[in-house]
The prediction has a mean pLDDT of 82. This is a predicted structure of a 72-nucleotide RNA (transfer RNA) from Mariniblastus sp. NCBI's taxonomy places the organism under Bacteria, Pseudomonadati, Planctomycetia, Pirellulales, Mariniblastus. Rfam family: tRNA. It is annotated as a transfer RNA. Rfam describes the family as follows. Transfer RNA (tRNA) molecules are approximately 80 nucleotides in length.
RNA sequence: GGUUUGGUAGCUCAAGUGGAAGAGCGGCUGGUUGAAGACCAGUAGGUGAGGAUUCGAACGCCUCCCAAACCA
Numbered sequence: 001g002g003u004u005u006g007g008u009a010g011c012u013c014a015a016g017u018g019g020a021a022g023a024g025c026g027g028c029u030g031g032u033u034g035a036a037g038a039c040c041a042g043u044a045g046g047u048g049a050g051g052a053u054u055c056g057a058a059c060g061c062c063u064c065c066c067a068a069a070c071c072a
Stems, first nucleotide, its partner, number of pairs: 001071007010025004019055001027043005048064004
């Protein structure tokens, strides 16, 4: 330098050929306890960046960034 795969919540991962994002763990608040843990209830938090197409994009198109594997 080229090809392929991937980038979604703090972490690990989901999301039938476009209809607007969810789980587990973790965090916070409350309940419970003498206190903590466990348990119960609630809550916050995200689509790598920019652009294009579309009524509508995590998903399709273009450019760039990052990581891995392979080729050179």